About this RNA:
Model confidence (mean pLDDT): 82 of 100. Transfer RNA from a Prevotellaceae bacterium, 73 nucleotides, folded computationally. Rfam family: tRNA. By type it is a transfer RNA.

RNA sequence: CGGGGUGUAGCACAGUUGGUAGCGCGCUACGUUCGGGACGUAGAGGUCGGAUGUUCGAGUCAUCUCACCCCGA
Numbered sequence: 001c002g003g004g005g006u007g008u009a010g011c012a013c014a015g016u017u018g019g020u021a022g023c024g025c026g027c028u029a030c031g032u033u034c035g036g037g038a039c040g041u042a043g044a045g046g047u048c049g050g051a052u053g054u055u056c057g058a059g060u061c062a063u064c065u066c067a068c069c070c071c072g073a
Stems, first nucleotide, its partner, number of pairs: 001072007010025002013022001019056001027043005049065005
């Protein structure tokens, strides 16, 4: 320098013919218990790496860019 991949909640991930963003673990409150754990119920937490564009509408499509990984020179 060229090509490819990954980036979504604290952590690991899902979400593809574009249509109001989810699961598990963790966290908080409550119930249960003498107390804890386990279990149950409820809840908080994310402008989807960043920017621009297309569209009525973008995590999803296009362009640029950043970080990391792989391949080639």